[in-house]
RNA sequence: GCGGCCGUGGUCCAGCCUGGCAAGAUAUUGGCCUUCCAAGCCAACGACCCGGGUUCAAAUCCCGGCGGCCGCA
Numbered sequence: 001g002c003g004g005c006c007g008u009g010g011u012c013c014a015g016c017c018u019g020g021c022a023a024g025a026u027a028u029u030g031g032c033c034u035u036c037c038a039a040g041c042c043a044a045c046g047a048c049c050c051g052g053g054u055u056c057a058a059a060u061c062c063c064g065g066c067g068g069c070c071g072c073a
Stems, first nucleotide, its partner, number of pairs: 001072007010026003020056001028044005049065005
């Protein structure tokens, strides 16, 4: 330099193909329970890498950029 894959709460990850309320786990905090702790149950908290385009509507489609991984040279 070229090609492929990927980027979503603190962490892991689904949703993307086929546009329409961003799901789950874990962590954290609070409550219930318990003599206390742990476990369990309930609740709260918090996210679409950046910019632009298309569209009534974009995490999703298109373009550019940044970053990571792999392969080729």